A computed fold for a 71-nucleotide RNA from a Candidatus Woesearchaeota archaeon, annotated as transfer RNA. The organism belongs to Candidatus Woesearchaeota, within Archaea. It matches the Rfam family "tRNA". The family's RNA type in Rfam is transfer RNA.
This record gives sequence, structure tokens and C1' cells, in this order.
RNA sequence: CCUCGCAUAGCUUAGUGGUAGAGCGGUCGGCUGUAGCCCGACAUAUCCAGGUUCGAUUCCUGGUGCGGGGA
Repeated sequence: CCUCGCAUAGCUUAGUGGUAGAGCGGUCGGCUGUAGCCCGACAUAUCCAGGUUCGAUUCCUGGUGCGGGGA
């Protein structure tokens, strides 16, 4: 320098155009003599900028970061 892939919650991740889900973790409550287990509730996320579209996490372009391959 070229090329391919990935980026969603604190962590691991699902989601191929129409309400952002889950597990673990966190907070509160119940249970318990206390803690844990268990039960219930709550909070928390789409890497950035632009484009297409009635509508974008999703499609397109560029960028950033990380990883693989090539020169």
C1' cells in the first nucleotide's frame, strides 16, 4: 500500500428494512435470624459522518478502531 471480516448493555452475544431481545452481572423488593439459592420488578446498548427509503442495527459510500491474508 492492497484486500477480507468484525464493531449492539459492564461482559458474552441474537436480531438480513417496521416495538432493540437474551444470558451473566448491577439496583430494589419478597423469602431467610444473616448471607447465599430461589421468586418478582427496574435501569442500562446499535463505533462515527453522510446517502437511499415513508421507515435503517439491518442496504450503500467514506472514516475510525481491532483482527486475518497479500505485496
RNAcentral holds the sequence, with entries from ENA.